[in-house]
């Protein structure tokens, strides 16, 4: 210091559940499947992108993809508002105030990135579900170009 295996913690568009489905036993019915109760085990129950200075108060969460229970409930959560402290940026430094922002200028424009699905190999009695390569978003970051970016005291400097 690189790889490979094993294990334990973090993870949070994140956990859980309720309903819906599968098996499997036992009943009810029946000609026989079918249905339909029940118990015991499962499976599904939002597909990614993106997002945290620190404390404390209220909300109860950004973006699109898809068209399905992505319906519905609980929890949780990095959003959003406000208040305090740090921290940054805003001619060099320092301190006081002030407006943006959080490894940290703002607007506007252009640029710019994803899974699922669907296909291909597999895995399960089944519901289904596991991996592969490729395609198609939006906001935010991020690049590019234009605009606009502090007041007052003190230092150094011309």
């Nucleotide at each position: 210091u690189u790889c490979c295996c094993g294990a334990u913690u973090c993870u949070a568009g994140c956990g859980c559940c309720a309903g819906a489905c599968c098996u499997u036993u036992g009943g009810u019915g029946a000609a026989c499947c079918g249905a339909u109760c029940a118990a015991a085990g499962g499976u599904u129950g939002a597909c990614g992108a993106g997002g945290c200075a620190g404390g404390g108060a209220g909300u109860g969460a950004u973006c699109g993809a898809a068209a399905a229970u992505u319906c519905g409930g609980c929890g949780g959560a990095u959003g959003c508002u406000c208040c305090c402290u740090c921290g940054u940026a805003c001619c060099u430094c320092u301190c006081c105030g002030g407006u943006g922002c959080g490894g940290a200028u703002a607007u506007a424009c252009c640029g710019g990135c994803a899974a699922a699905u669907a296909u291909g190999c597999g895995g399960g009695u089944a519901a289904c579900u596991g991996c592969a390569a490729a395609a198609c978003a939006a906001a935010u970051a991020c690049g590019g170009u234009a605009u606009a970016a502090c007041g007052g005291a003190g230092a150094a400097g011309c």
A computed fold for a 158-nucleotide RNA, annotated as glmS glucosamine-6-phosphate activated ribozyme aptamer. It matches the Rfam family "glmS glucosamine-6-phosphate activated ribozyme aptamer". By type it is a riboswitch.